[in-house]
Order: sequence, then C1' cells, then structure tokens
RNA sequence: CGGGUAUGGUGAAAUGGUAUCAUAAGAGCCUUCCAAGCUUAAGGUGCGGGUUCGAUUCCCGCUACCC
Repeated sequence: CGGGUAUGGUGAAAUGGUAUCAUAAGAGCCUUCCAAGCUUAAGGUGCGGGUUCGAUUCCCGCUACCC
C1' cells in the first nucleotide's frame, strides 16, 4: 500500500422496512434427587459522520483483528 472481518456471554443468519436462530446462564414445570425434556423473561448491530421517509445493509473516516 491492497483485500477481508467487526451483530446478546459464545457461535452464526439477516442484499434498505418490527434484527432471527442455536447455545450458555436466570426463573418455573416435570423428577424422591440429579441429568434429560418442556415453558418463559432478559440480553446485541465496534466508534464518528453522510445518503435516505427509513441503514446491520449503501458511502466516507477512525479503531481493533486477520491475510
């Protein structure tokens, strides 16, 4: 200098329109107890700008990591 990645605790989806799933942890049910199973609530778009009625998505810059 060039390319790529950044989304709950963790791992991943979402090609401009209410951010989804799995898992973990919490509560409840079940069980003599544990595990397994079932139900339920919470929790997230790296930072700063721009475009747009509306941005995880498009554009610019920065930061961190990878090649």